[in-house]
Context: one part of a larger RNA
RNA sequence: GAUUGAACGCUGGCGGCAUGCUUAACACAUGCAAGUCGAACGCGAAAGCACCCUCGGGUGCGAGUAGAGUGGCGGACGGGUGAGUAACGCGUGGGAAUCUGCCCAGUAGUGGGGGACAACUCGGGGAAACUCGGGCUAAUACCGCAUACGCCCUAAGGGGGAAAGGCUUCGGCCGCUAUUGGAUGAGCCCGCGUCGGAUUAGCUUGUUGGUAGGGUAAUGGCCUACCAAGGCGACGAUCCGUAGCUGGUCUGAGAGGACGAACAGCCACACUGGGACUGAGACACGGCCCAGACUCCUACGGGAGGCAGCAGUGGGGAAUAUUGGACAAUGGGGGAAACCCUGAUCCAGCAAUGCCGCGUGUGUGAAGAAGGCCCUCGGGUCGUAAACUCCUGUCAGGUGGGACGAAAAGGCGUCGAUGAAUAUACGGCGCCGCUGACGGUACCACCAGAGGAAGCCCCGGCUAACUCCGUGCCAGCAGCCGCGGUAAUACGGAGGGGGCUAGCGUUAUUC
Numbered sequence: 001g002a003u004u005g006a007a008c009g010c011u012g013g014c015g016g017c018a019u020g021c022u023u024a025a026c027a028c029a030u031g032c033a034a035g036u037c038g039a040a041c042g043c044g045a046a047a048g049c050a051c052c053c054u055c056g057g058g059u060g061c062g063a064g065u066a067g068a069g070u071g072g073c074g075g076a077c078g079g080g081u082g083a084g085u086a087a088c089g090c091g092u093g094g095g096a097a098u099c100u101g102c103c104c105a106g107u108a109g110u111g112g113g114g115g116a117c118a119a120c121u122c123g124g125g126g127a128a129a130c131u132c133g134g135g136c137u138a139a140u141a142c143c144g145c146a147u148a149c150g151c152c153c154u155a156a157g158g159g160g161g162a163a164a165g166g167c168u169u170c171g172g173c174c175g176c177u178a179u180u181g182g183a184u185g186a187g188c189c190c191g192c193g194u195c196g197g198a199u200u201a202g203c204u205u206g207u208u209g210g211u212a213g214g215g216u217a218a219u220g221g222c223c224u225a226c227c228a229a230g231g232c233g234a235c236g237a238u239c240c241g242u243a244g245c246u247g248g249u250c251u252g253a254g255a256g257g258a259c260g261a262a263c264a265g266c267c268a269c270a271c272u273g274g275g276a277c278u279g280a281g282a283c284a285c286g287g288c289c290c291a292g293a294c295u296c297c298u299a300c301g302g303g304a305g306g307c308a309g310c311a312g313u314g315g316g317g318a319a320u321a322u323u324g325g326a327c328a329a330u331g332g333g334g335g336a337a338a339c340c341c342u343g344a345u346c347c348a349g350c351a352a353u354g355c356c357g358c359g360u361g362u363g364u365g366a367a368g369a370a371g372g373c374c375c376u377c378g379g380g381u382c383g384u385a386a387a388c389u390c391c392u393g394u395c396a397g398g399u400g401g402g403a404c405g406a407a408a409a410g411g412c413g414u415c416g417a418u419g420a421a422u423a424u425a426c427g428g429c430g431c432c433g434c435u436g437a438c439g440g441u442a443c444c445a446c447c448a449g450a451g452g453a454a455g456c457c458c459c460g461g462c463u464a465a466c467u468c469c470g471u472g473c474c475a476g477c478a479g480c481c482g483c484g485g486u487a488a489u490a491c492g493g494a495g496g497g498g499g500c501u502a503g504c505g506u507u508a509u510u511c
Base pairs, nucleotide, nucleotide: 001511002510004508006507007506008505009504010503013358014357015356016355017354018353019351020350021316026314027313028312030311031310032309035073036072037071040070041069043067048061049060050059051058052057080269081268082267089194090193091192092191093190094189095188098186099185103182104181105180106179107178108177109176110175111145113143114142120135121134122133123132124131125130152159153158165174166173167172195241196240197239202232203231204230207229208228209227210226211225212224213223214222244266245265246264247263248259249258250257251256271292272291273290274289275288294305295304296303297302322348324347325346326345330344331342332341333340334339361391363389371382372381373380374379395452397447398446399445400444401443405438410432411431412430413429414428415427416426455500456499457498458497459496460481461480462479466495467494468493469492470491476483477482
């Protein structure tokens, strides 16, 4: 000098764009953060309204609505954090022994049967969480049969292995099964690179290799049995410490050094430890089971919970924000769609935390006013500075107007191309019509008046900037050298000056 996710002190007008728990991966009240589908299926209220009525009630609408339940898809994405990890974790370049829901393209099918279980109802247990038993029932839930030779096993013979329907304008559409290929995503292996310590020198028994088997989607000591005795290491094994890695960021002429907030890719984790289930995908943040610590409820028998999601609270700390709005846009899940959900996201709020921009006025004005300070008492200086006067109107304030983000998706018609087709999908054109959280915001016009808007640090040398007073090795200053013991440009105050400016200094960090 540059730099920062900064903090602290003094000060503080406006806007844009960013950024904002670096510490306790400490504990968490409350709300929200993952649902959706009635075009898979069986059930199915109530309020209210109307009518009847024997005043008990009944019927219709509400409505096959709300609502649970079965079933499907999604809860493996998105969001958070950096604890662990020195590792094929990451980066980069290769590889073969694999899987891949939804999506795209192709081929062939979607035949015929069956028995249940929820919901519901009846009964029982429990304070609750919940749970047990009897009975009824539907399906795109479940189970067989047939068929398949495109698939798998096999040298061959042969053997094994599928399905589901729903809607319809009756044209079809959406599904389902088997299989091939693609796309995407994922798993695995290898070369090279990837912090410090030798005051860590030896480490290793499933260890290293083989055979056989098991296991996996798949290779493999991944696991097991047997056999052999290997494997690694001063080119640093093992051990210890530290640490998520990268694109990048900061600095530097570069080489290099330091760092890895925000944004993006990968990894790991989800109270701590372990485990599997389901599934195309998890050993699963807002799923399950066990153990542990902690918190809460309890009728003491037993139960419930997991903010490293968004806000928010306590605590820790020098220190880090609102228990806000909206799904309008972008994207995601479900759905044929309408639409629903979305603390992703888009916005708003708070903070000079940073960067950038603007303003706090402009011209004129010497009796060089008053006043302050200095003085050799002549004067000098603050100083055109002020006043005065002439203007201007940015920003803030007031009034009025007022967007872009929003034209798609959708519906109808028509044309093109494909086609057997007046079908779907695709493309072009025309018409119809709806939707904005931000926000009456940006922006524009007008109104008024210099009115509302300057501080901080420094002045001995380094280092730009000097005098007076006070103090008297005291009080104090200080980054280094050093100042202060009676004339201190170094302490404190004042006048003056220098620097930067909505900031300025200090502390800390890195180069």
This is a predicted structure of a 511-nucleotide part of an RNA (small-subunit ribosomal RNA, 5' domain) from an uncultured bacterium.
The RNAcentral record of the full RNA draws on ENA and SILVA.